[in-house]
Context: one part of a larger RNA
RNA sequence: UUGGGCGUAAAGGGUUUGUAGGCGGGCAAAUAGGUUAUUAGUUAAAGUCUUCGGCUCAACCGAAGUGAGGCUGAUAAUACCGUUUGUCUAGUUCUCGAUAGGGGGUGCUGGAACUUGUUGUGUAGGGGUGAAAUCCGUUGAUACAACAAGGAACACCAACGGCGAAGGCGGGCACCUGGGUCGAUGAAGACGCUGAGAAACGAAAGCUAGGGUAGCAAAUCGGAUUAGAGACCCGAGUAGUCCUAGCCCUAAAUGUUGUUCGUUACCUUUUUGUUCGACUCUUCGGAGUGGAAUAAGGAGGGCAGCUAACGCGUUAAACGAACCGCCUGGGAAGUAUGACCGCAAGGUUAAAACUC
Numbered sequence: 001u002u003g004g005g006c007g008u009a010a011a012g013g014g015u016u017u018g019u020a021g022g023c024g025g026g027c028a029a030a031u032a033g034g035u036u037a038u039u040a041g042u043u044a045a046a047g048u049c050u051u052c053g054g055c056u057c058a059a060c061c062g063a064a065g066u067g068a069g070g071c072u073g074a075u076a077a078u079a080c081c082g083u084u085u086g087u088c089u090a091g092u093u094c095u096c097g098a099u100a101g102g103g104g105g106u107g108c109u110g111g112a113a114c115u116u117g118u119u120g121u122g123u124a125g126g127g128g129u130g131a132a133a134u135c136c137g138u139u140g141a142u143a144c145a146a147c148a149a150g151g152a153a154c155a156c157c158a159a160c161g162g163c164g165a166a167g168g169c170g171g172g173c174a175c176c177u178g179g180g181u182c183g184a185u186g187a188a189g190a191c192g193c194u195g196a197g198a199a200a201c202g203a204a205a206g207c208u209a210g211g212g213u214a215g216c217a218a219a220u221c222g223g224a225u226u227a228g229a230g231a232c233c234c235g236a237g238u239a240g241u242c243c244u245a246g247c248c249c250u251a252a253a254u255g256u257u258g259u260u261c262g263u264u265a266c267c268u269u270u271u272u273g274u275u276c277g278a279c280u281c282u283u284c285g286g287a288g289u290g291g292a293a294u295a296a297g298g299a300g301g302g303c304a305g306c307u308a309a310c311g312c313g314u315u316a317a318a319c320g321a322a323c324c325g326c327c328u329g330g331g332a333a334g335u336a337u338g339a340c341c342g343c344a345a346g347g348u349u350a351a352a353a354c355u356c
Base pairs, nucleotide, nucleotide: 003328004327005326006325007310008309012324014201015200016199017198021194022193023192025088026087027086028085029084030083031082033081034080035077036076037075038074039073040072041071042070043069049065050064051063052062053061054060091191092188093187094186095184096183097182098181099180103177104176105175106174107173108172109171110154114150115149116148117147118146119145120144121143125136126135162169163168206247207246208245209244210243211242215241216240220236221235222234223233258323259322260321261320262319263318266301267300268299269298270297271296272295273294274293275292276291278289279288280287281286305312306311329356330355331354338349339348340347341346
């Protein structure tokens, strides 16, 4: 390489958009590049293979014969692939009408809590722990009340629930804005799928500049504990956490399960639509309760099937198809070196010697 694989043994890229490429729906016609058939030439000799022969056999040698495959040309075929033309509507997109949502951005705003300040009441403790101490407090703390200021986060609702490509998203209101689902079957007419490079997004931490800083809190400083205690516990506390602008680009970025399409028993539950029918209430607009069918999601169980087992099981890890990524014993090592990127931290790509 071939093969075999990638939920947990090595292995799915963090996610999406999309270039090249690969692959691609029905019908008709044309063409004949691929393809197929026949045929001609060529593919030196030696060698291989078959038969016969020569050395006493064999190795070795001699003679004759046959390809397969490749290349070039001719003739023919037209099922499939390709190309061209026309056409269709099942894929796809748009339109119209509904609809759910913590999807994103900007601005305004609310209450609880907390801390600080001021004032009042009030007096000796408070705080903290396994127990303590550091610490705060007669310059009046803790507690209670009022007022003011500030920053950050949004209890209940809340769900096994929703939305988003992923990261992720939760007080309220307004504006701007992306995507989805259902119904109608109106329009276009294969416009599709995947996607090497590429681009965009990408938790937390970290970095640069400027702000902000209530609480929390790496570092740091104390108090304890301890043989020691560079920790766990306690008291303080700076970066940071927050905002604006710009970097960084990594995570157990996980469903440890790439994307898309088709096929294959059911049962239960739930979210959001649509249609149908029932009951209750009604201001006659409608509202509520439970039911059936159907579509799109979220969960639980489970047949067939799969799996080494665990388990998966219409949201597949079943049965098939298309395309991409990745794996090939452990360690050395996601390291060295080089290259690219970065302000840095570092990231991406990525070995070998040696060793078991």

Model confidence (mean pLDDT): 87 of 100. The part of an RNA shown here (small-subunit ribosomal RNA, central domain) has 356 nucleotides and comes from an uncultured bacterium. Its Rfam family is "Bacterial small subunit ribosomal RNA". The full RNA is in RNAcentral, with records from ENA, Greengenes and SILVA.